Context: one part of a larger RNA
């Protein structure tokens, strides 16, 4: 010079677009971040509607209860899908974790295609009623019930097992409708997606020199969706090492990103990809898929409630609190777009997202006017007192009007209709007035820019080199002067 998720001093209009806890993987108070399906199912509340009708009656009627139906408006529950996505963080990790290259012993919900099925039985358990316990969290026992809820039977081309083959054994299902459909069941094959394996590649350390017993191979068995010492029994006695094993330090990896002619050094924020974590340690459990961040259960720390018996709690999800720290933001609108869940849709719901708010955090781009205007006011500084100098600068005088301020109009994004959070926002008319807007740093040499006075090795500067003890162009302070400008310097770290 150039660069930063920057911080600090001093100053400060305006928009765009990006960015914003880099220290405490410390703690966390409230709200909100995952639900949805009534076109699976039964129930109970409200309403309506029809049948009866206690009692009241003016004899016209009101109308408790009780029976029967309708609609999915409300609530829970059973089922089904979701919740393993998405969104956060980097703490441990040095590893097949991750990049790149292949492999073979594999699984796959939904979506796509193609084939075939979907006969016929039974069966429970919530909801709910009654009884009960507990201060709460939450339960116990008795009974009752639908169903896409569970289990037999029958079939079965394909499919699995077993056999050279004939051929044998095994295994399916669910139904709802608004009659438009959406759904089940089993195979085959696609399409994404995911498990494993192995070459290769990329940190410091020898003041770490030997590591290892499930260690290395095999047999057999277990176990997995599947290879394997994964596990286990047995038998062998092997395996890795100075081409650094092993131990310590450091670290999330990479696409990239900063520089640099480059080679390289550095870095891994924001965005996108893969990987770990979800108070701290274990451990399963459903499931197509997790050892599962707003799921279960066990220790532990810590923190809330209690009636002391005994619960409940997990922001490394959006805000927002404390606390750390030099530092880093709104407890905003919105489902209108994109994109995700669920539903046959309507549509729910979505701190994913679009947006808006704050911070010159960083680029980017506009503006604080423009022209005239004295051999040149006043004023300031400097003087050899003659002037010289801020200085066309001002004032004046004309002119425009981006920013401003009022008025009125007013979107794109939304597609065949309807829907716009941003937003009466951008923009765009008219209409007022130069009006509302300049710092900062530096001026001894490196380096662009010099007097005066203060001060007297004092008080200070300083990036190097060095100023400062009485005329300091280096310190303070003024006038000038130089550079950069909504900035301008310092610090930090990186090339």
């Nucleotide at each position: 010079g150039g660069a930063u998720g920057a911080a600090c001093g001093c100053u400060g209009g305006c928009g765009g677009c990006g960015u914003g806890c880099u220290u405490a993987a410390c703690a966390c108070a409230u709200g909100c971040a995952a639900g949805u399906c009534g076109a699976a199912c039964g129930c109970g509340c409200a309403u309506c509607c029809c049948u009866u009708g206690a009692a009241c009656u003016u004899c016209g009627g009101u109308g408790a209860g009780a029976g029967g139906g309708a609609g999915g408006g409300c609530g829970a529950g059973u089922g089904g899908c979701g919740a393993a996505c998405g969104g956060g963080u980097g703490a441990g990790u040095a590893a097949c974790a991750c990049g790149u290259a292949g492999g073979a012993a594999c699984c796959u919900g939904c979506c796509c295609u193609g084939a075939a099925g979907a006969g016929g039985g039974g069966g429970a358990a919530a909801a709910c009623g009654g009884c009960u316990g507990g201060a709460a969290a939450c339960g116990g026992c008795c009974g009752c019930u639908a169903a896409u809820c569970c289990c037999g039977c029958a079939u079965g081309g394909a499919c699995u097992c077993c056999g050279c083959a004939a051929g044998g054994a095994g295994u399916a299902a669910a139904g709802c409708u608004u009659c438009g459909g959406c759904g089940c069941u089993u195979c085959a094959g696609g399409a994404a997606g995911g498990g494993c394996c192995u070459g290769c590649g990329g940190c410091c350390u020898a003041u770490c020199g030997g590591g290892u017993a499930g260690u290395u191979g095999g047999u057999g068995g277990g176990g997995u969706a599947a290879u394997g010492g994964c596990c286990u029994a047995c038998c062998a006695a092997g395996c890795c090492g100075a081409u650094g094993a092993c131990g310590g330090g450091u670290a999330g990896g990479g696409g990239g990103c900063g520089u640099g002619a480059g080679a390289g050094c550095g870095c891994g924020a924001c965005c996108c990809c893969c990987c770990g974590c979800a108070c701290g340690g274990g451990a399963a459990c459903u499931g197509a898929g997790a050892c599962a961040c707003g799921g279960u259960c066990c220790c532990g720390a810590c923190g809330c409630c209690u009636a002391c018996g005994g619960g409940c709690g997990g922001c490394a999800g959006c805000a927002g609190u404390g606390a750390g720290g030099a530092a880093u933001c709104u407890u905003g609108c919105g489902c209108a777009a994109u994109g995700g869940g669920g539903g046959a849709a309507a549509c729910c719901c979505u701190g994913a997202c679009g947006c808006a708010g704050c911070g010159a955090c960083g680029c980017c781009g506009c503006g604080u006017g423009c022209g005239g205007g004295a051999a040149g006011a006043a004023g300031g500084c400097c003087u050899u007192c003659g002037g010289g100098u801020c200085g066309u600068a001002a004032a004046c005088c004309g002119c425009u009007u981006u920013u401003c301020u009022g008025u009125g109009g007013g979107a794109c994004g939304a597609g065949g209709a309807a829907g716009g959070a941003c937003g009466g926002u951008a923009c765009c008319a008219c209409a007022g007035g130069a009006a509302u807007a300049a710092g900062u740093c530096c001026c001894g040499g490196c380096u662009a820019a010099c007097u005066a006075c203060g001060u007297g090795c004092c008080a200070g500067c300083a990036g190097c080199c060095g100023c400062g003890g009485u005329a300091a162009c280096a310190c303070g302070u003024a006038g000038g002067a130089g550079g950069c400008a909504a900035a301008c310097g310092u610090u930090a770290u990186c090339c």
Small-subunit ribosomal RNA, 5' domain from an uncultured bacterium, 495 nucleotides, folded computationally. The full RNA is in RNAcentral, with records from SILVA. Its mean pLDDT, the model's own confidence on a scale to 100, is 87.